[in-house]
RNA sequence: UGGGUCGGCAAGACGGUCGCGUUGAUGAAGUUCGCUUCAUCACCGAGGAACGUCCGGGCUCCACAGAGUAGGGCGGUGGGUAACACCCACCCGGGGUAACCCGCGAGAACAGUGCAACAGAAAGUAAACCGCCUCCGGUUCGCCGGCGGUAAGGAUGAAACGGUGGUGUAAGAGACCACCAGCAGUCUGGGUGACCAGACUGGCUAGGUAAACCUCGCCCGGAGCAAGGUCAGAUAGAGAACGGUGAAGCUACUCGCUGAGUUCUCGGGUAGACCGCUAGAGAAUUGCGGCAACGUAAUUCCGAGAUAGAUGGCCGUCACGGGAAACCGACAGAACCCGGCGUAUUAGCCGGCCCAUUCU
Numbered sequence: 001u002g003g004g005u006c007g008g009c010a011a012g013a014c015g016g017u018c019g020c021g022u023u024g025a026u027g028a029a030g031u032u033c034g035c036u037u038c039a040u041c042a043c044c045g046a047g048g049a050a051c052g053u054c055c056g057g058g059c060u061c062c063a064c065a066g067a068g069u070a071g072g073g074c075g076g077u078g079g080g081u082a083a084c085a086c087c088c089a090c091c092c093g094g095g096g097u098a099a100c101c102c103g104c105g106a107g108a109a110c111a112g113u114g115c116a117a118c119a120g121a122a123a124g125u126a127a128a129c130c131g132c133c134u135c136c137g138g139u140u141c142g143c144c145g146g147c148g149g150u151a152a153g154g155a156u157g158a159a160a161c162g163g164u165g166g167u168g169u170a171a172g173a174g175a176c177c178a179c180c181a182g183c184a185g186u187c188u189g190g191g192u193g194a195c196c197a198g199a200c201u202g203g204c205u206a207g208g209u210a211a212a213c214c215u216c217g218c219c220c221g222g223a224g225c226a227a228g229g230u231c232a233g234a235u236a237g238a239g240a241a242c243g244g245u246g247a248a249g250c251u252a253c254u255c256g257c258u259g260a261g262u263u264c265u266c267g268g269g270u271a272g273a274c275c276g277c278u279a280g281a282g283a284a285u286u287g288c289g290g291c292a293a294c295g296u297a298a299u300u301c302c303g304a305g306a307u308a309g310a311u312g313g314c315c316g317u318c319a320c321g322g323g324a325a326a327c328c329g330a331c332a333g334a335a336c337c338c339g340g341c342g343u344a345u346u347a348g349c350c351g352g353c354c355c356a357u358u359c360u
Stems, first nucleotide, its partner, number of pairs: 001356009012318007020045002023042008047331001051342002054340005059224004066255004071220005076090005091105001092103004106215002112213002114209002129154002131150003135146004162180006181205001183202008228275004237266006248258003282301008320329003
C1' cells in the first nucleotide's frame, strides 16, 4: 500500500421564534371546597433499534399454583443469569493459506414404522444393464443363443455393503492373509466434563434421513396493564334454558379445590376521574475476584408518562458527507417495565488481528 476478518463509537451543535404535553409557581373565574377551567412564567419532553411481538422474566388476578394425561418447548460439555431458545469458555464436526467463520451438535438410525424426485438393472432380508467366466447347443470359426456363476471393471446417481497389495479362482468375492481406515468391547493415562491419547481383543464392514413419526432426558399451571384496584355516575326490567343430585371458575381433559349463579333473546342506561405508572434484576467510573460471560464494593448520576394518544414546524450561524451549483441527508417513533434475539439503517468515524506486496 492492497485485500480480508473481528470489534467499538456516533446517530449533528448552538441560538431565536411559533406551537403541543406533564409538572410546578403566580393571577383570574367557577365550585359540590375535593378541585376544575383559563391566562402568564419556569423546568423537562423518544431510540439504537423506541420496531417485529419471536423467546425469557418481573408485576397483577385466578387456589399459597396442587396431582396425572394431553399438548408445547429445549437438546455436545462446563459456567453466567431473575430467567431464557440468550451470553461466555471449551469439546466435536465442517469451511478458510490465515485472522476467523458456520453447525435445530441427544439417538454407533441393530426398539419399531416410514421416506428417497430424476437417472439407473438395482435405493436395502439388496441388485446382473454392459462386461468377465465355466458348462450346454449351434457355427459361415468372426461369433451367436441358452442354463448358471460373478459386485473386480464400465455405466446411473447426492448416495450402490471399506481402501491398497497379495493368495486364491473357470472368472471372482474379507473366501483367506498383511497393512491402513472405520466399528464394538475391555483396560491404562489425562481432563470437573464433553472428550482426547495409547494398548489389547473381536467379528471382518455396518448406506442416508429423527427441521419424518418415534424414543430418551430436562423444562413449562392459565390469562394478561383493556392485568387488577378505588371513587363517582347511570339503570327498568321481561322471557327462556341449566343449576347444592354442584352453576361457574382454576382448565384442553380427569382428579382435586372454591361454592351460586351461568348462558341466550328482547328492551333500557352509563361509558368519567384516580391508582397501577415509572428509581429500576438502573447507569457510569474506579478497585477487587474471574480466561471470559459475569459477580461484588465504594463513589457519583438519574427530570417522557401521554390515553386517541404531546415530544413538532420555521429561521440564522457553524460542523460532517454528497453535488458544478441550486440543494440534499438513513432507518424509524414510547403506550406497564426489564433481559435477549431478529430485522431495518449505518449517510460517517476509529481500532485490533490475519494474508499478500514494497521499502529500510